Record summary: Model confidence (mean pLDDT): 75 of 100. Fluoride riboswitch aptamer (crcB RNA motif) from Halococcus saccharolyticus DSM 5350, 68 nucleotides, folded computationally. Its Rfam family is "Fluoride riboswitch aptamer (crcB RNA motif)". Rfam links the family to the GO terms response to fluoride and positive regulation of gene expression. Taxonomically the source falls in Halococcus saccharolyticus (Archaea, Halobacteria, Halococcaceae, Halococcus). RNAcentral records the identical sequence in 2 taxa. The RNAcentral record of the sequence draws on Rfam and Ribocentre.

RNA sequence: ACGGUAUCGGGCGAUGGAGUCCGCCUGCCCCAACCGCUGGUUACCCAGCUGAUGACUCCUUUUCGGAG
Numbered sequence: 001a002c003g004g005u006a007u008c009g010g011g012c013g014a015u016g017g018a019g020u021c022c023g024c025c026u027g028c029c030c031c032a033a034c035c036g037c038u039g040g041u042u043a044c045c046c047a048g049c050u051g052a053u054g055a056c057u058c059c060u061u062u063u064c065g066g067a068g
Base pairs, nucleotide, nucleotide: 008027009026010025011024012023013022016059017058018057019056020055021054036049037048038047039046040045
C1' cells in the first nucleotide's frame, strides 16, 4: 500500500409513522445500496397496471361497501 474478516456506526429496500426480523450498501476522496411493472418507440416519449409493508403487526391518509 492492497485485500479479507470481526465488532460498532450510518444509509437504503417505487407514497406517511412506529416496533420486530430479513436483505443490501458504506465509513479519506472518488465511489454505493435505492429510485415498480407491462406494451409501443433507436431513444425521448406515449398508453396501461399493482401496492401506504422488503416481510409481519399496529397507527395514520385516501377509496369502496355495510350498519348506527